This is a predicted structure of an 86-nucleotide RNA (c-di-GMP-I riboswitch aptamer) from Aquibacillus saliphilus. Its mean pLDDT, the model's own confidence on a scale to 100, is 84. The organism belongs to Aquibacillus, within Bacteria.
[in-house]
RNA sequence: UGAAGACAAAGGCAAACUAUUCGAAAGGAUAGGACGCAAAGCUCCUAGGGUCUAAGGUUUAAAACUAUGAUCGCCUGGCUACCAUG
Numbered sequence: 001u002g003a004a005g006a007c008a009a010a011g012g013c014a015a016a017c018u019a020u021u022c023g024a025a026a027g028g029a030u031a032g033g034a035c036g037c038a039a040a041g042c043u044c045c046u047a048g049g050g051u052c053u054a055a056g057g058u059u060u061a062a063a064a065c066u067a068u069g070a071u072c073g074c075c076u077g078g079c080u081a082c083c084a085u086g
Base pairs, nucleotide, nucleotide: 003085005083012037013036017032018031019030020029021028022027035073041079042078043077047076048075049074050071051070052069056066057065058064
C1' cells in the first nucleotide's frame, strides 16, 4: 500500500416501542430501550438509482399526478477508521 474478518481483545452504534418535541405528511431531534450492525462512521448543497410523503401546484365526477421535502439501518459509488490475519 492492497486485500480482508476465522479466532480473540478493547470498545462503538442503536431497530421496534414508549415519553416529550418539530413537521402538512413522510420523517427528524432528545431521553429511555435493544432488533440487529465489521463500517448501522461521514457523504443527496461532495454522487447515481430506488422507495416514502404531497403542503403547494396541476387536474377532476371521484380519484390521480408532481419534490423544492424525507430515507445512508434501501442499493451502489466516494471519503475516513479500531483490532486481528501480521